This is a predicted structure of a 121-nucleotide RNA (SAM riboswitch aptamer (S box leader)) from Candidatus Palauibacter denitrificans. It matches the Rfam family "SAM riboswitch aptamer (S box leader)". From the family's description: The SAM riboswitch is found upstream of a number of genes which code for proteins involved in methionine or cysteine biosynthesis in Gram-positive bacteria. Taxonomically the source falls in Candidatus Palauibacter (Bacteria, Pseudomonadati, Gemmatimonadia, Candidatus Palauibacteraceae). It was read from a public genome assembly, where an Rfam model found it. The coordinates come from a structure-prediction model, not an experiment, and the mean pLDDT is 85.
C1' cells in the first nucleotide's frame, strides 16, 4: 500500500513536558486556556492473536481404553503481541422500507466511508 475475514449501543485517567488546537473527510454539534494535539512516566479497561481448561462434531491410529490432528462452542487467566481509556464509529452523509408532516422530521434495513484485530499478497 492494497485484498479477505470478524468486530464496532459496553468498558477504562491520573501526574510530567508543552503550549492551541482537536473530535478521519464535508456538513451538524460537541470538546479545549478549568489546557487541545503530541511526547514521558505510571495505572486501567478489553480480550482479537498466542496460551490453559472442558464439551460436540469429522478424520487417523488403536481389541479396548485412549492418543492425536481438524472444525466448533463455552469457559479461565491477563503472561507475550496488538488495541482502546469525551460523547453508539457523537450524528450525518447513499439507497430502500414504514410513520408523522407546513416547512421538515422520525424509527428500522441495507450500502459506503472508517477504525481494530487476524490472515495472505
Nucleotide at each position: 500500500u492494497g485484498c479477505u475475514c470478524a468486530u464496532c449501543g459496553a468498558g477504562a485517567c491520573c501526574g510530567g513536558c508543552u503550549g492551541a488546537g482537536g473530535g478521519a473527510c464535508g456538513g451538524g454539534c460537541c470538546c479545549u486556556u478549568u489546557g487541545a494535539a503530541g511526547c514521558c512516566g505510571g495505572g486501567g479497561c478489553a480480550a482479537c492473536c498466542g496460551g490453559g481448561g472442558c464439551g460436540c462434531g469429522c478424520g487417523u491410529g488403536g481389541u479396548u481404553a485412549c492418543a492425536c490432528g481438524c472444525c466448533u462452542g463455552c469457559c479461565c487467566a491477563g503472561c507475550g503481541g496488538u488495541g482502546c481509556c469525551a460523547a453508539c464509529u457523537c450524528c450525518u452523509g447513499c439507497g430502500g422500507a414504514c410513520c408523522c408532516u407546513g416547512g421538515g422530521g422520525g424509527u428500522c434495513c441495507g450500502a459506503g466511508a472508517g477504525a481494530u484485530g487476524a490472515g495472505g499478497g